[in-house]
RNA sequence: GCCCCCGUAGCUCAGUGGACAGAGCGGGCGACUUCUAAUCGCUAGGCCGCUGGUUCGAAUCCAGCCGGGGGCG
Numbered sequence: 001g002c003c004c005c006c007g008u009a010g011c012u013c014a015g016u017g018g019a020c021a022g023a024g025c026g027g028g029c030g031a032c033u034u035c036u037a038a039u040c041g042c043u044a045g046g047c048c049g050c051u052g053g054u055u056c057g058a059a060u061c062c063a064g065c066c067g068g069g070g071g072c073g
Stems, first nucleotide, its partner, number of pairs: 001072007010025004018056001027043005049065005
């Protein structure tokens, strides 16, 4: 330098054009328990890496850039 994959909640990930963007773990509060753990209930937390473009509508499609991983030279 070229090519490929990834970037969504604190972490691991789903969501692949339209419904308030979800799950598990973790956090907070409560129930249960003599206490703790486990279990159960409730709850907070993300304008989806950035900027443009396409579209009536973009986390989702396209381009550039940034970051991470891998391959080739």

This is a predicted structure of a 73-nucleotide RNA (transfer RNA) from a Thermoleophilaceae bacterium. It matches the Rfam family "tRNA". The family's RNA type in Rfam is transfer RNA. Its mean pLDDT, the model's own confidence on a scale to 100, is 81.